A computed fold for a 79-nucleotide RNA from a Steroidobacteraceae bacterium, annotated as SAH (S-adenosyl-L-homocysteine) riboswitch aptamer.
Of the family's consensus pairs, 100% are formed in the model.
The source organism's lineage runs through Bacteria, Pseudomonadota, Gammaproteobacteria, Steroidobacterales and Steroidobacteraceae.
The coordinates come from a structure-prediction model, not an experiment, and the mean pLDDT is 79.
It matches the Rfam family "SAH (S-adenosyl-L-homocysteine) riboswitch aptamer". Gene Ontology terms of the family: regulation of gene expression and S-adenosylhomocysteine metabolic process. For this family Rfam cites "Riboswitches that sense S-adenosylhomocysteine and activate genes involved in coenzyme recycling" (Wang et al., Mol Cell, 2008).
[in-house]
RNA sequence: UUUCGCGAGGGGCGCUGCAGCAUCGAGAAGGCGAUGCCAGGCUCGCGAAAACGGACUUCAUCAACGGCGCCCGUUAACC
Numbered sequence: 001u002u003u004c005g006c007g008a009g010g011g012g013c014g015c016u017g018c019a020g021c022a023u024c025g026a027g028a029a030g031g032c033g034a035u036g037c038c039a040g041g042c043u044c045g046c047g048a049a050a051a052c053g054g055a056c057u058u059c060a061u062c063a064a065c066g067g068c069g070c071c072c073g074u075u076a077a078c079c
Stems, first nucleotide, its partner, number of pairs: 001050009010072006018041001020037006040065001
C1' cells in the first nucleotide's frame, strides 16, 4: 500500500436509485437493455494475508465526513 474480517463514527421512519450485486434478453466476450435489492460504497482503529519499502525514542492530541424529508436523543448558546 492492497484485499478480507471485526469494531467505531447517537438512534428511528419514509422517499429516490448513482455505483455495486443478482436474475433475464440476444451475443464467444466486452458492452448494452429490463427487473429486483440498494444511501457507512467513506474515514478511523484492531486483526490476518500478500506485495513493496526501510528503521530511534518521548510527549501531546482522538477526528473529519456521509442525497432528500420527518421524529427522537445528547451537548452548547440565546430568549